[in-house]
Annotation
The prediction has a mean pLDDT of 80. Predicted 3D model of a 71-nucleotide RNA (transfer RNA) from a bacterium. RNAcentral holds the sequence, with entries from ENA. Rfam family: tRNA. Rfam classes the family as a transfer RNA.
RNA sequence: UGGGGCGUCGUCCAACGGAAGGACACCGGGCUUUGAAUCCGGUAAUGAUGGUUCGAUUCCAUCCGCCCCAG
Numbered sequence: 001u002g003g004g005g006c007g008u009c010g011u012c013c014a015a016c017g018g019a020a021g022g023a024c025a026c027c028g029g030g031c032u033u034u035g036a037a038u039c040c041g042g043u044a045a046u047g048a049u050g051g052u053u054c055g056a057u058u059c060c061a062u063c064c065g066c067c068c069c070a071g
Stems, first nucleotide, its partner, number of pairs: 001070007010024004018054001026042005047063005
């Protein structure tokens, strides 16, 4: 430099173009003499900028970052 893949809560992983969900973690509460375990509830995310669309995590373009291949 060229080609390919990936980017979603703190972490891991979902989501035919139609209100972004689950697990762990964290916070609050129940239970317990206390803690652990367990149960209930809660906070929290779409890499950036544009485009298409009534509607974009999803489709398109460019850029940014990471990984792989070629030279």